[in-house]
Overview
The RNA shown here (transfer RNA) has 71 nucleotides and comes from a Candidatus Falkowbacteria bacterium. Model confidence (mean pLDDT): 81 of 100. Its Rfam family is "tRNA". NCBI's taxonomy places the organism under Bacteria, Bacteria candidate phyla, Candidatus Falkowiibacteriota.
This record gives sequence, structure tokens and C1' cells, in this order.
RNA sequence: UCGGGGAUCGUCUAAUGGUAGGACGACGGAUUCUGGCUCCGUCAAUCUUGGUUCGAUUCCAAGUCCCCGAG
Repeated sequence: UCGGGGAUCGUCUAAUGGUAGGACGACGGAUUCUGGCUCCGUCAAUCUUGGUUCGAUUCCAAGUCCCCGAG
């Protein structure tokens, strides 16, 4: 330099154009003499900028970063 793949809560991981979900975690509560286990509730995310669309995590373009391959 060229080709391919990827980027989603603090972490891991779903979502084939129609409410962004789950697990772990954190916080609050219940339980307990205290702690743990267990249960309930809450918090929290679509890499960036544009485009298409009534509607975009999803489709398109450009960019940033990471991985694989070729030279």
C1' cells in the first nucleotide's frame, strides 16, 4: 500500500429496518445477631460524521482504531 473482518452498558454477549435485551458488576432494599448465599428494585451502551428511509445497532459513503491475509 491492497483485500477481508470487527467496534453495542464498567466487563462479556444478543438483536436479518419497528420498545436497544441478558449475564456479571455497582448502588438501594428484604432476609440475617453480623457477613455470605438467595430474592426484589434501580443504574448503565449502539466508535465518529454525513446519506437513504415514515423509521437505522442493522443499509450506503467517508474517517479513526483493532485483528487476519497478500505484497